[in-house]
RNA sequence: UCCGGUGCACCGCGAUGGUGCCGGUCCGAACCGGGUCAGGCCGGGAACGGAGCAGCCCUAAGGUCACGCGCGUCAGGCGCGAAUGCCCCGGGCCC
Numbered sequence: 001u002c003c004g005g006u007g008c009a010c011c012g013c014g015a016u017g018g019u020g021c022c023g024g025u026c027c028g029a030a031c032c033g034g035g036u037c038a039g040g041c042c043g044g045g046a047a048c049g050g051a052g053c054a055g056c057c058c059u060a061a062g063g064u065c066a067c068g069c070g071c072g073u074c075a076g077g078c079g080c081g082a083a084u085g086c087c088c089c090g091g092g093c094c095c
Base pairs, nucleotide, nucleotide: 001092002091003090004089005088007086008085009084011081012080013079014078016075017074018073019072020071021070022068023067024065026063027062033058034057035056036055041050042049043048
């Protein structure tokens, strides 16, 4: 000085997992939420009206999950790629 290789640093891409948010699923209020309110209650001569327990339905806070081409974040992490730089190793050539 050239060639090859290992490792590290920088950059890009990908997959996986954890976690947060958002969305979805299902659950979710003795009373202090909503709807519908049997029976019973109240008013009425009656027709009918009123409040309303249980039940049923819905939902809040919240919870849940073999959910999502979702968004973010984390892993001194994993894989692939591209370039140089540095350390080290091997080889060639020259002085």